[in-house]
RNA sequence: ACGGUGUAACGGCAAACCACUCGUGAGGGUGGGACGCAAAGCCACGGACCUCGCCCUUCGGGUGAGGAAGCCGGGCUACCACC
Numbered sequence: 001a002c003g004g005u006g007u008a009a010c011g012g013c014a015a016a017c018c019a020c021u022c023g024u025g026a027g028g029g030u031g032g033g034a035c036g037c038a039a040a041g042c043c044a045c046g047g048a049c050c051u052c053g054c055c056c057u058u059c060g061g062g063u064g065a066g067g068a069a070g071c072c073g074g075g076c077u078a079c080c081a082c083c
Base pairs, nucleotide, nucleotide: 003083004082005081006080012037013036017032018031019030020029021028022027035070041076042075043074045073046072047071049067050066051065052064053063054062055061056060
């Protein structure tokens, strides 16, 4: 340096919920809070999911614009220890 593994250490992130706030909404931001996470760091390429509008309407489907991504797959980057 590269690959694999994830027990330890130093640390890191932060679900639900609550308060305030922004948004038609999904949901976002800040603070509190920890269910969990070895990529729960970054991206949003595919599938799945959610919202709003429109169209058809067999109650199901199509389509445009959004959302989240800690569901699955994928891409990029990365600390430490061991092999």